[in-house]
RNA sequence: CUGUGGGAGAGACCCCGCAAGGGGCGCCGAAGGGGCAACCUCCCCGGAAACUCUCAGGCGAAAGGACCGCAG
Repeated sequence: CUGUGGGAGAGACCCCGCAAGGGGCGCCGAAGGGGCAACCUCCCCGGAAACUCUCAGGCGAAAGGACCGCAG
């Protein structure tokens, strides 16, 4: 990296619309991104969290999904 299995949280909220979807308010953190710097290193350089912020993303199902298992 590929395949495959598992995989949480938060309104089936209100309004418009045939629907798709759009707007509003309230929320979530485990795509991504930012911040602090726990941590890694003899030192420097450098890297950097599951902490934190919610820009993005998400809040029935589907899809996505950090991380973990197995196979190559």
Predicted 3D model of a 72-nucleotide RNA (Glycine riboswitch aptamer) from a soil metagenome. The RNAcentral record of the sequence draws on MGnify.